Context: one part of a larger RNA
């Protein structure tokens, strides 16, 4: 002095309770993992902080495993043997998964590149993350750290860094042997909201203009389609400089920091949500991101490196994240009807996102265009949702799992059925014990879409909009952290 323990007192948190919602935990399926089995089921991680994680949706490659079968891509020295040839390649037949001259068998071709030997490199998704660098995660999303003068102790240390109040916060107030400072929080950096004020746009629209339809008793007009022919604007888009909120006014409470509530406002939880994120650590995690790396082990019958095949997907079992659902708030059929966020073609072609037209029940096929993109796919006409109508509590028109047939489309290749499509099949499942997760507002849930991966594959992840609850706005009873006091243990 305090990473630890006892023992009081304070604070804080939906990885905590409460008061709630909505689930998992029960079913069928999709996955990871453990186990078993396998030639092989490659392999890391295992409380939090291992298990839809390794950006890990593996058919070949990936690939590390396993059966086999080739190659040297052994640089360089040194010595040997060699132009009276050192060594390369090869039809064919034999052999072989294989049109590997890999090996034989025959010969033929090449010419100093190269063979053989040794030192000595190289390569290794081989070993060692307990030899380490980076990166990450995490102790911990909490208020925590450290030095300078001065003060106390001999002294290790302590004051500063604090009874109280406050805040998210060691945030201020203020007390005060402590002044005055630094990191870290905050600021700040980014996105979301408001600007009829400024600067603009044929890659964005509006207004007027033309034409056409439909309502209009003609007339005025109004509405909807439509045109790059001209003019005008910047409300709606788009983005670039600003400006805004500062608890601004008022009231209440308070000495004060500050709270509460009202007005005004686009905005009043720090204005949301995310981003950066200190000290000190961990023998977390990763030699399987690296042409980062140190030891060791291998190096030609290779742990290098490529070729076929097969494996990671194998199935009495346990466990984890998840999808579908058990219906009538709902299923099916018609119709209506609204989004945002993406992404799209080379490195020299072959590709990439695809309209429109035609074929096809569908999946999908074929001509034709358009796009390197606010121009084109694309207004990405999205799903829940609204309306009509049929079903009518029944394992049923819920469920869609399992199997059989066919037909397509990706790919050299689809059997252990890459994916879809049609018909047939119709299983479990009538709300899930004991445990347990997540969660406070455009939040939970529901509901779709785009992207990443992707030659083809979403039930994943990561974003994006739609629709939109209930319940607190607390406490410290349970789990955890924090900070203070104490002294009989403990380094």
């Nucleotide at each position: 002095u305090g990473a630890c323990g006892g023992a009081a007192g304070g604070g804080c948190a939906c990885c905590a309770c409460c008061a709630g919602g909505a689930g998992u935990g029960g079913a069928g399926c999709c996955u990871g993992c453990g186990g078993c089995u396998u030639a092989a089921u490659u392999u890391g991680a295992c409380u939090c902080a291992a298990c839809a994680c390794g950006g890990g949706g593996a058919a070949a490659c990936u690939c590390a495993c396993c059966a086999g079968g080739u190659c040297c891509g052994g640089a360089c020295a040194c010595a040997g043997g060699g132009a009276g040839g050192a060594u390369u390649g090869a039809c064919a037949g034999a052999u072989u998964g294989a049109a590997a001259g890999a090996c034989c068998u025959u010969u033929c071709u090449u010419g100093a590149u190269u063979c053989u030997g040794u030192g000595g490199g190289u390569g290794g998704u081989g070993g060692u993350g307990c030899a380490u660098g980076g990166c990450c995660g995490u102790u911990c999303u909490u208020a925590g750290u450290u030095g300078g003068u001065g003060g106390a102790g001999u002294g290790a240390u302590u004051u500063g860094u604090c009874u109280g109040g406050u805040u998210a916060a060691u945030u201020c107030c203020g007390u005060u042997a402590a002044c005055g400072a630094a990191c870290g929080a905050g600021a700040c950096c980014u996105c979301a909201g408001c600007c009829u004020g400024c600067u603009a746009a044929a890659u964005a629209g509006u207004c007027a203009c033309g034409c056409g339809a439909a309502c209009g008793c003609u007339c005025a007009g109004u509405u909807c389609g439509u045109g790059g022919a001209c003019g005008a604007c910047u409300u709606c888009u788009u983005a670039g400089a600003g400006g805004g909120a500062c608890a601004a006014c008022g009231u209440g409470c308070g000495c004060g920091a500050g709270c509460a509530c009202g007005u005004g406002g686009a905005a009043g939880u720090g204005u949301g949500a995310g981003g950066c994120a200190a000290u000190a650590a961990c023998a977390g995690g990763u030699c399987u991101g690296u042409g980062a790396u140190g030891c060791c082990c291998u190096u030609a019958g290779a742990u290098g490196u490529u070729c076929u095949g097969g494996g990671c997907c194998g199935c009495a079992c346990g466990c984890g994240c998840g999808c579908u659902a058990c219906a009538c708030u709902g299923a099916u059929g018609c119709a209506g009807u609204c989004a945002g966020c993406g992404a799209g073609u080379c490195u020299a072609u072959c590709a990439c996102c695809u309209u429109g037209a035609c074929c096809g029940g569908c999946g999908g096929g074929u001509c034709u265009g358009g796009g390197u993109a606010a121009u084109c796919u694309u207004c990405u006409c999205a799903a829940a949702c609204u309306g009509c109508a049929u079903c009518g509590u029944g394992a049923u028109g819920g469920g869609g799992a399992u199997a059989g047939a066919u037909c397509a489309u990706u790919g050299c290749a689809a059997u252990u059925a890459u994916u879809g499509a049609u018909c047939u099949u119709c299983a479990a499942c009538g709300a899930g014990g004991a445990a347990u997760u997540c969660c406070u507002a455009g939040u939970a849930a529901g509901c779709g879409u785009a992207u990443g991966u992707c030659a083809u594959c979403a039930g994943c992840a990561u974003a994006c909009g739609u629709u939109g609850a209930u319940u607190a706005c607390g406490u410290c009873c349970c789990u955890g952290c924090c900070c203070u006091u104490u002294g009989u243990a403990c380094a």

Description:
A computed fold for a 491-nucleotide part of an RNA from Hemimastix kukwesjijk, annotated as small-subunit ribosomal RNA, 3' major domain. Lineage of the source: Eukaryota > Membrifera > Hemimastigea > Spironematellidae > Hemimastix. The coordinates come from a structure-prediction model, not an experiment, and the mean pLDDT is 80. It matches the Rfam family "Eukaryotic small subunit ribosomal RNA". Rfam 15.1 lists 75,755 matches to the family in 2,556 species.